[in-house]
Source information:
The RNA shown here (SAM riboswitch aptamer (S box leader)) has 117 nucleotides and comes from Oceanobacillus sojae.

RNA sequence: CUCUUAUUGAGAGUGGCGGAGGGACUGGCCCGACGAAGCCCGGCAACCUUUCUAGAAUUCGUUCUAAAAAAGGUGCUAAAUCCUGCAAAGCGCAUUAUGCGCUUUGGAAAAUAAGAG
Numbered sequence: 001c002u003c004u005u006a007u008u009g010a011g012a013g014u015g016g017c018g019g020a021g022g023g024a025c026u027g028g029c030c031c032g033a034c035g036a037a038g039c040c041c042g043g044c045a046a047c048c049u050u051u052c053u054a055g056a057a058u059u060c061g062u063u064c065u066a067a068a069a070a071a072g073g074u075g076c077u078a079a080a081u082c083c084u085g086c087a088a089a090g091c092g093c094a095u096u097a098u099g100c101g102c103u104u105u106g107g108a109a110a111a112u113a114a115g116a117g
Stems, first nucleotide, its partner, number of pairs: 001117008013041001015040003021031003025085001027083002042077003047073002049069003053066005081109001086106009
């Protein structure tokens, strides 16, 4: 980097260093000298992980489901993945075609984890 699977409306700081950018991209809309990115510390969560827990299955090796934990590997710590992009349905408005707005559903893209190449 590519592929597969799962998840993405919950949660988390009035800390230290640092000094102007940041929220992937598009169009919006936001955050930021009352201090952005980045680093450290703290915290959150529970994907991997762990368990002298409970239940089920078993080829008796183990596997699945639930519960609990947080030592280890990651991750996350403004706003729904901030909204949006492509398609469909419903409703409303204007209309020759059709367009615009709102809502919902699916998809794309992205992020993270685990596995494979």
Record summary:
NCBI's taxonomy places the organism under Bacteria, Bacillati, Bacillota, Bacilli, Oceanobacillus.